Predicted 3D model of a 350-nucleotide part of an RNA (small-subunit ribosomal RNA, central domain) from an uncultured bacterium. The RNAcentral record of the full RNA draws on ENA and SILVA.
Context: one part of a larger RNA
RNA sequence: UUGGGCGUAAAGGGUUCGUAGGCGGAUUGAUCAGUCAAAAUUUAAAUACAAUGGCUUAACCAUUGGAAUGGUUUUGAUACUGUCAAUCUUGAGUUAUAUAGAGGUAAGCGGAAUUCCUGGUGUAGCGGUGAAAUGCGUAGAUAUCAGGAGGAACACCAAUGGCGAAAGCAGCUUGCUGGGUAUAUACUGACGCUGAGGAACGAAAGCGUGGGUAGCAAACAGGAUUAGAGACCCUGGUAGUCCACGCCGUAAACGAUGAGCACUUGGUGGUAGAGGCUUCGACCCCUGUACUGCCGUAGUUAACGCGUUAAGUGCUCCGCCUGGGGACUACGACCGCAAGGUUGAAACUC
Numbered sequence: 001u002u003g004g005g006c007g008u009a010a011a012g013g014g015u016u017c018g019u020a021g022g023c024g025g026a027u028u029g030a031u032c033a034g035u036c037a038a039a040a041u042u043u044a045a046a047u048a049c050a051a052u053g054g055c056u057u058a059a060c061c062a063u064u065g066g067a068a069u070g071g072u073u074u075u076g077a078u079a080c081u082g083u084c085a086a087u088c089u090u091g092a093g094u095u096a097u098a099u100a101g102a103g104g105u106a107a108g109c110g111g112a113a114u115u116c117c118u119g120g121u122g123u124a125g126c127g128g129u130g131a132a133a134u135g136c137g138u139a140g141a142u143a144u145c146a147g148g149a150g151g152a153a154c155a156c157c158a159a160u161g162g163c164g165a166a167a168g169c170a171g172c173u174u175g176c177u178g179g180g181u182a183u184a185u186a187c188u189g190a191c192g193c194u195g196a197g198g199a200a201c202g203a204a205a206g207c208g209u210g211g212g213u214a215g216c217a218a219a220c221a222g223g224a225u226u227a228g229a230g231a232c233c234c235u236g237g238u239a240g241u242c243c244a245c246g247c248c249g250u251a252a253a254c255g256a257u258g259a260g261c262a263c264u265u266g267g268u269g270g271u272a273g274a275g276g277c278u279u280c281g282a283c284c285c286c287u288g289u290a291c292u293g294c295c296g297u298a299g300u301u302a303a304c305g306c307g308u309u310a311a312g313u314g315c316u317c318c319g320c321c322u323g324g325g326g327a328c329u330a331c332g333a334c335c336g337c338a339a340g341g342u343u344g345a346a347a348c349u350c
Stems, first nucleotide, its partner, number of pairs: 004321003007304002012318001014201004021194003025088007033081002035077008049065006091191001092188003095184005103177007110154001115149007125136002162169002206247006215241002220236004258317006266295007274287003299306002323350003332343004
């Protein structure tokens, strides 16, 4: 490489958009490039294959024969693919009317709680633990009441719920704004799918500049525990956590399951629309759409399990795997302020 694979054994890119490329709905006509058929020619000899023969056999040699494969030219076929032309509406999109939502972003506002400050009441403890101690407190703490400051997070509602491409998103109000779904006719007429490179987004931690800092809390300090304790427990506590702008580009970035389309028995829930029925009830029943759970048939799987939201049956395109370690390494290259990231071997060894 081929073959075979990628939920858990090695293996789905973190996610989306999109360039080249690959693939692509229905009908008619043209063309004959691919494709198919026939003929001609070529494909040196030797070798290889088959038959026969010659050396006592064999190797070896000779004669004869057929090819196979590829190329070129000519003639023909026109179903499929391509190309060109015309048409269509089912894919895709647009429009109208509704509609659910923590989707995004900016501004403003709110109450509970913690901490701190001021004042009142009040007196000897508080705090903490398995038990203690460090710590705080007669300079009046803890407790309690009133007032104030400031930062961060939004109890209940709340859900097996919703939205978003993923990361993720939750107090309330307003402005701006993206996407989805249902129903309906009308319109465009294949405008589609995937997507190497590329671009954008991308938790937490970390970095730069400037703010902010209530609580929590790496580092650090002290008290305990212990043989020791660089830990677990306790008292403190700085970066950080928060905001603005700019980097970083990684996660068990997980459904450990790439995207799209089609097909294949069922049962029972949830969310949001639509239609029918109706005793007009926040019901009930039926039909069908989108999303989201559970259980299971066939099938599939090494098993576990999956099972119309497939890991079933097929098609298209991309990514990735090839024994363990060495090695998410070295070297080089690119990116980064740095930390580091991406790409990514070999010797050796079992």